This is a predicted structure of a 73-nucleotide RNA (transfer RNA). The same sequence occurs in records of 6 taxa. The RNAcentral record of the sequence draws on ENA and MGnify. Its mean pLDDT, the model's own confidence on a scale to 100, is 83.
C1' cells in the first nucleotide's frame, strides 16, 4: 500500500430493518446492621473517534480522515 472488523458513560459491552441510547460493573446517597460486609433502592455521568453529506430525522446508510486488532503483500 491493499482488504476485514472495532471505536458508545470511569471500565467491560448492548443497541431489532434510520425515530431525540442502555446493561453490568465502580462513583456517590439512603435502606438494613451496634459497626462494618454482604444485598436491596435511587441518582449523578455520554458532542455515540473527528468531520462533511443523504433524510422531516443519522449510533445506525454513504464519503473522507484518525486510530486499535488481524490478515495478504
Nucleotide at each position: 500500500g491493499c482488504c476485514g472488523c472495532g471505536g458508545u458513560a470511569g471500565c467491560u459491552c448492548a443497541g431489532c430493518u434510520g425515530g431525540u441510547a442502555g446493561a453490568g460493573c465502580a462513583u456517590g446517597c439512603g435502606a438494613c446492621u451496634g459497626a462494618a460486609a454482604a444485598u436491596c433502592g435511587c441518582a449523578g455521568g455520554g458532542u455515540c473517534g473527528c468531520g462533511a453529506g443523504u433524510u422531516c430525522g443519522a449510533u445506525c446508510c454513504u464519503c473522507g480522515c484518525c486510530u486499535g486488532c488481524g490478515g495478504c503483500a